RNAcentral holds the full RNA, with entries from ENA. Predicted 3D model of a 358-nucleotide part of an RNA (large-subunit ribosomal RNA, domain IV) from Streptomonospora arabica. NCBI's taxonomy places the organism under Bacteria, Bacillati, Actinomycetes, Nocardiopsidaceae, Streptomonospora.
Context: one part of a larger RNA
């Protein structure tokens, strides 16, 4: 010195990110127990009290000797209750510092975020506020379902059949969930405009037997039947798309300027632009607030954090839910009361290791 253990004046959190670590508290009987509540609950709520051992009172249970009565007499019934054993309640005493003596064996309150809850997850730095859940809506699917997995054949779904089962989103409970369908996407229409392979073949280009013209043969140049063979319009022709609806618990969006009231200051009102349509309940410097430690209250002597308002929402908001909620929570974040070597500020006594000295 490192690692573990045990004590510790006065003070008690002043340590520190942050009571992290330790320290309190711990069993059993008994009294007694709030707000708030889905009346189950919170509750071991908090708070308090008893607890060994011996002696002696009483009440209660288990066995049941022993005596005395009956009586149908190898028996059995009724009465009495010793003794021996187990509970409960009194009184008296006595030992120690200490009687749930060692070990084992809850610290408690208040308030507040977020998730309702029990679970579940990052095998090895995260358990959580993430997942998932009952519950709640959309939206497919009529059975050889619709989804999956396979090229296929076949299986899963299901030996189920819409109170099924598939997919998406929300996430107990309570109160509730507003306005836009312009855009994107989905369903529905089906007149009309657009539009593919494909039919179609008007029209046209090679090719070339033949035949004209020039040529002395050699050849040149012109036309050019049928056959082959190459481009091709015009018409017809599907889904889509264009258009026309509908739909937001679809994906998503939910304004700007200026002026007005007889103190000021606000602006219930009015004027314009703009838009599909300007944010409604509710909440609000919030797990969201940038100025900002915002103001004001409350708590501290003294509060960038907390709680309660406030509303100027840089940039909440209603199932990418809104706002509340008992009861949970090795969660987050403030405050108390107990406790404490976290500290003032350190010592001191063990055990194990390093290290030095011999």
């Nucleotide at each position: 010195c490192c690692g573990u253990g045990g004590u510790u004046a006065a003070g008690g959190a002043a340590c520190u990110c942050g009571g992290c670590a330790a320290a309190u508290u711990g069993u059993c009987c008994c009294c007694g127990u709030a707000a708030c509540u889905u009346u189950g609950g919170g509750a071991g709520a908090a708070g308090g009290g008893g607890a060994g051992c011996c002696c002696u009172g009483u009440c209660u249970g288990g066995u049941g000797a022993u005596c005395a009565g009956g009586u149908u007499u190898u028996c059995c019934c009724u009465g009495u209750g010793a003794g021996c054993u187990g509970g409960g309640u009194g009184g008296g005493g006595u030992c120690g510092c200490a009687g749930a003596u060692a070990g084992c064996a809850g610290g408690g309150g208040g308030a507040a975020g977020c998730g309702a809850c029990u679970g579940u997850u990052u095998a090895u730095u995260a358990a959580a506020a993430a997942c998932a859940c009952a519950g709640g809506u959309c939206c497919g699917u009529g059975c050889g379902a619709a989804g999956u997995c396979g090229u296929a054949a076949g299986a899963c779904g299901c030996u189920g059949u819409a109170u099924a089962c598939g997919g998406a989103c929300u996430g107990a409970c309570g109160c509730c969930u507003g306005c836009c369908c312009g855009g994107u996407g989905c369903u529905g229409g089906a007149a009309c405009g657009u539009u593919a392979a494909g039919a179609g073949g008007a029209c046209u280009g090679g090719u070339u037997a033949g035949c004209g013209c020039c040529u002395u043969u050699u050849g040149g140049u012109g036309u050019g039947a049928g056959g082959c063979u190459g481009g091709g319009a015009a018409u017809c022709u599907a889904a889509g798309c264009g258009c026309c609806a509908g739909u937001a618990a679809a994906c998503g969006g939910c304004g700007g300027u200026g002026g007005u009231a007889a103190c000021u200051a606000u602006a219930a009102c009015c004027a314009u632009c703009c838009u599909a349509a300007g944010g409604u309940a509710g909440c609000g410097a919030a797990a969201u607030u940038c100025c900002u430690u915002g103001u004001c209250g409350g708590g501290u002597a003294a509060g960038u954090u907390c709680c309660g308002a406030c509303c100027u929402g840089c940039a909440c908001g209603a199932a990418u839910g809104g706002c509340g909620u008992a009861a949970c929570g090795a969660c987050u974040u403030c405050c108390c009361c107990g406790c404490u070597g976290u500290c003032u500020c350190a010592a001191c006594c063990g055990c194990g290791g390093g290290c030095c000295c011999g």